[in-house]
Context: one part of a larger RNA
RNA sequence: GAAUGAACGUUGGCGGCGUGGAUUAGGCAUGCAAGUCGAGCGAGAAGUUUCCCUUCGGGGAGAUGGACAGCGGCGCAAGGGAGAGUAACGCGUGGAUUACCUGCCCUGGGGUCCGGGAUAGCUGUGGGAAACUGCAGGUAAUACCGGAUAACAUCUUCGGAUCAAGGGUGUGGAUUCCGCUCGAGGAUGGGUCCGCGUCCUACUAGCUUGUUGGUAAGGUAACGGCUUACCAAGGCUUCGAUGGGUACCGGGUGUGAGAGCAUGGCCCGGCUCACUGGGACUGAGACACUGCCCAGACACCUACGGGUGGCUGCAGUCGAGAAUCUUCGGCAAUGGACGAAAGUCUGACCGAGCGACGCCGCGUGCGGGAUGAAGGCCUUCGGGUUGUAAACCGCUGUCAGAGGGGAGGAAAUCUACGGGGGCUAUCCCCUGUAGUUGACCUAUCCUCAGAGGAAGGACGGGCUAAGUUCGUGCCAGCAGCCGCGGUAAGACGAACCGUACAAACGUUAUUC
Numbered sequence: 001g002a003a004u005g006a007a008c009g010u011u012g013g014c015g016g017c018g019u020g021g022a023u024u025a026g027g028c029a030u031g032c033a034a035g036u037c038g039a040g041c042g043a044g045a046a047g048u049u050u051c052c053c054u055u056c057g058g059g060g061a062g063a064u065g066g067a068c069a070g071c072g073g074c075g076c077a078a079g080g081g082a083g084a085g086u087a088a089c090g091c092g093u094g095g096a097u098u099a100c101c102u103g104c105c106c107u108g109g110g111g112u113c114c115g116g117g118a119u120a121g122c123u124g125u126g127g128g129a130a131a132c133u134g135c136a137g138g139u140a141a142u143a144c145c146g147g148a149u150a151a152c153a154u155c156u157u158c159g160g161a162u163c164a165a166g167g168g169u170g171u172g173g174a175u176u177c178c179g180c181u182c183g184a185g186g187a188u189g190g191g192u193c194c195g196c197g198u199c200c201u202a203c204u205a206g207c208u209u210g211u212u213g214g215u216a217a218g219g220u221a222a223c224g225g226c227u228u229a230c231c232a233a234g235g236c237u238u239c240g241a242u243g244g245g246u247a248c249c250g251g252g253u254g255u256g257a258g259a260g261c262a263u264g265g266c267c268c269g270g271c272u273c274a275c276u277g278g279g280a281c282u283g284a285g286a287c288a289c290u291g292c293c294c295a296g297a298c299a300c301c302u303a304c305g306g307g308u309g310g311c312u313g314c315a316g317u318c319g320a321g322a323a324u325c326u327u328c329g330g331c332a333a334u335g336g337a338c339g340a341a342a343g344u345c346u347g348a349c350c351g352a353g354c355g356a357c358g359c360c361g362c363g364u365g366c367g368g369g370a371u372g373a374a375g376g377c378c379u380u381c382g383g384g385u386u387g388u389a390a391a392c393c394g395c396u397g398u399c400a401g402a403g404g405g406g407a408g409g410a411a412a413u414c415u416a417c418g419g420g421g422g423c424u425a426u427c428c429c430c431u432g433u434a435g436u437u438g439a440c441c442u443a444u445c446c447u448c449a450g451a452g453g454a455a456g457g458a459c460g461g462g463c464u465a466a467g468u469u470c471g472u473g474c475c476a477g478c479a480g481c482c483g484c485g486g487u488a489a490g491a492c493g494a495a496c497c498g499u500a501c502a503a504a505c506g507u508u509a510u511u512c
Stems, first nucleotide, its partner, number of pairs: 001512004006508005013362006019355002026318003030315003035074003040071002047064007081273003090198008100190002105186003109182004113147004122137006153162003167178002199245003206236003211233008248270004252263004275296005298309004326352001328351003334348001335346004365395004375386004399453001401448005408441002414435009456501001458499003461482003467496005477484002
């Protein structure tokens, strides 16, 4: 000098764009953060309405309505957060997979036949303080099961054997549309393996028994000591094994002429974690942040028998700390889940709020104005300086303030009516017109008034731009280094003046 996720002190007008829990991976009140589908299924409350009965309270039946709950499907493995662990094929880079998987999506090829038994919800009745749970009856499905069919699939001794499925919607009707199933290919995503690279420490020199290899079996989507039995005695290491310490890694970022050094916050990619430890289930995918089970610590409820919970999601709170924000608005846009769609959900996201935390921009006026006013300071008492600075005169109207207009972020979807095409059309595609959708922000323009509302902090001995007076008297104090201060201190404190910066200026910490 440059830089920072900074902090502290003094000061503080506006805007844009960024950015903000670095410490206790410490504990958490409260709300929200993952649902959706009635065009898979059975059932159907309140309300509204018609009829009948009525003791005038209401009751019964039908229609409409569609809530809560349930079965089922898909999603919940994404998105979001954090960096504790990890020195490792974790990451980076380049390869391998004839050793593998891949829901949804795309392409093209087949199939979608005949049957069955349950179960939740529900009704009845129990247990329990609660959480929850038992028994009996009975019901549906795109839930479950059996049979048939069977190839370009699988196995094969090449003869053969084995393996599936589900309907819904729509119409006058159908060849509509959405599904289901088998196998093939693609795309995407992932698993596994390998070469090379990846911090400090030798005052850590030896380490290893499933250890190293083989055979056989099991297991996995898949190779493999991955696991087990048996056999052999191997394997790694001064080119640093093993141990210890520290640390997520990369793209990048800071600095520097570069080489390098330092670093990994925001954003992007990968990895790992989800109160601590362990485990599996479901599933295309997890050993699963807001799923399950076990153990532990902690906290809460309890009728003492037993239960409940997990903010390293968004806000917020306590604690610790030098230190880090709102318990905000909206799904309008982008994206995601579900749905045929309308749409619903979405603390992802888009916005607003707070903080000079950073960068950038703008403003705090402009021109004239000398008796060089007053006041201040200095003085050799003549004057000098503050200083065109002010007053005063004439202008302007940025920003802020008040009022008004206003482009854009919106194109889709959907509805209505047309046109064209797909064989005919209610279906699909293209297209035209009109209507529909903004949480929030607002470019920009016009009007109003008036210089009005907007300057500070640091420094002035040398390094280093900028000095005089007074006070103090090795005191009080200053200080980055050299060093100042013991009676004329340009170095302390104050005043005036000046210097460099400026909505900031300094200090501290850290990196180059």
This is a predicted structure of a 512-nucleotide part of an RNA (small-subunit ribosomal RNA, 5' domain) from an uncultured prokaryote. It matches the Rfam family "Bacterial small subunit ribosomal RNA". Model confidence (mean pLDDT): 84 of 100. RNAcentral holds the full RNA, with entries from ENA.